Annotation: RNAcentral holds the full RNA, with entries from ENA, Greengenes and SILVA. The part of an RNA shown here (small-subunit ribosomal RNA, 5' domain) has 504 nucleotides and comes from an uncultured Clostridiaceae bacterium. The prediction has a mean pLDDT of 85. Rfam family: Bacterial small subunit ribosomal RNA.
Context: one part of a larger RNA
RNA sequence: GAUGAACGCUGGCGGCGUGCAUAACACAUUCAAGUCGAACGGGUGACAGGGCUUGCUCUGUCAUCAGUGGCGGACGGGUGAGUAACGCGUGAGCAACUUGCCUCAGGGAGGGGGAUAACGCAUGGAAACGUGCGCUAAUACCGCAUGAAGCGCAGGGGUCGCAUGACCUCGGCGUGAAAGGAGUAAUCCGCCCGGAGAUAGGCUCGCGUCCGAUUAGGCAGUUGGUGGGGUAACGGCUCACCAAACCGACGAUCGGUAGCCGGACUGAGAGGUUGAACGGCCACAUUGGAACUGAGAAACGGUCCAGACUCCUACGGGAGGCAGCAGUGGGGAAUAUUGGGCAAUGGGCGAAAGCCUGACCCAGCGACGCCGCGUGAAGGAAGAAGGUCUUCGGAUUGUAAACUUAUGUCAGCAGGGAAGAAGAAAGUGACGGUACCUGCAGAGGAAGCCACGGCUAACUACGUGCCAGCAGCCGCGGUAAUACGUAGGUGGCAAGCGUUGUCC
Repeated sequence: GAUGAACGCUGGCGGCGUGCAUAACACAUUCAAGUCGAACGGGUGACAGGGCUUGCUCUGUCAUCAGUGGCGGACGGGUGAGUAACGCGUGAGCAACUUGCCUCAGGGAGGGGGAUAACGCAUGGAAACGUGCGCUAAUACCGCAUGAAGCGCAGGGGUCGCAUGACCUCGGCGUGAAAGGAGUAAUCCGCCCGGAGAUAGGCUCGCGUCCGAUUAGGCAGUUGGUGGGGUAACGGCUCACCAAACCGACGAUCGGUAGCCGGACUGAGAGGUUGAACGGCCACAUUGGAACUGAGAAACGGUCCAGACUCCUACGGGAGGCAGCAGUGGGGAAUAUUGGGCAAUGGGCGAAAGCCUGACCCAGCGACGCCGCGUGAAGGAAGAAGGUCUUCGGAUUGUAAACUUAUGUCAGCAGGGAAGAAGAAAGUGACGGUACCUGCAGAGGAAGCCACGGCUAACUACGUGCCAGCAGCCGCGGUAAUACGUAGGUGGCAAGCGUUGUCC
């Protein structure tokens, strides 16, 4: 000098930041991911109209509810356990790859089929949740047609490359798509196929990346090959067979520790330390394992299995996962509200209106940090009183106070009152009656902490008597202690001041 700090004493205001570093301990409760009726059929309610057998049925509109279906729940948010690794950083490569939504241009959408949830009936169970029979729709599902720019096979021609090879092109054979909705309509939104782009990812490699040799040998899919499988893709990724390799004092293996970086702190620099907040990457989501769906997951608020734990139970069986935002217990020296709002920014869905959004924007709490401001200003000597010291003369506190004169920051009260809100108007602000402006009154409401032997700025008195105590180092204290305690005075910093921890 710095700090995500803590502790002691003290504490007026504001702005901007920041706040579980410990138990990746366990969690009550609310909320944190939905949306679309312009994909589809229903249930319920209201209204209107028709058939009218007068309490049934049909149609339309609106609202609502689950269900089928689509898109999104792989983003956003959290944490740092694991990881010494192509994990990260940096620079290359993929002629070995994928990419929903988006953009660009091209081509296409013909004609059919069978189901199923919802629903109805019956029925099992305490519940969670089912079971049987029957009905029905679709942009759900499945054939057929068409079709090649795609892919596969065999072949011809051309261009190119660092090797495997890549690209273009010609004809042949094979393979092989689709869905509708809204609107009077125009049209719009969708659908299918391949091509190009953008974005996002996957994989490979060079170099760099802590400590220990009181860890010296390690390894059996191990190292390579051939072939099969698998993947979006290369590859012992996996498997069969064959060979016996491969790594290592340029530190393998083993053990310990640790998320990495942009950065941050310090330092003249070189360097050292660090990785809170903000940004990028990675890993994880009660522990371990697994796959499904999907453009994308081996998926925090999805599924299955196993373990531990908690809860419900009619004992047969079930339910759960805050390292999301708040909040609770516990641990700890220690770290906040079970707040407001979608107004802005951004995200998901939707044609839109809009809905959802503990992301986010705000407010609350904490001197935790930085910055700013205030606690007053000018005059004022009888150098008042009081205190302290005293050689008893005085000295000092000290222009300090009193007193006089003005002023009005902050806080207080009252009046006005934003920007942030846009693309023509209108409408839309959580913050917030906030910031800011004006007026009112009155010095009124606002100073402490540490030190004073030397280092080190600042000294006397009393008490104590190697006691009580101080102390960063040297060292003080055993009867005159500037070093302990108190008082007066002084020095330093100041809404803070000291102490402790840690780094330079």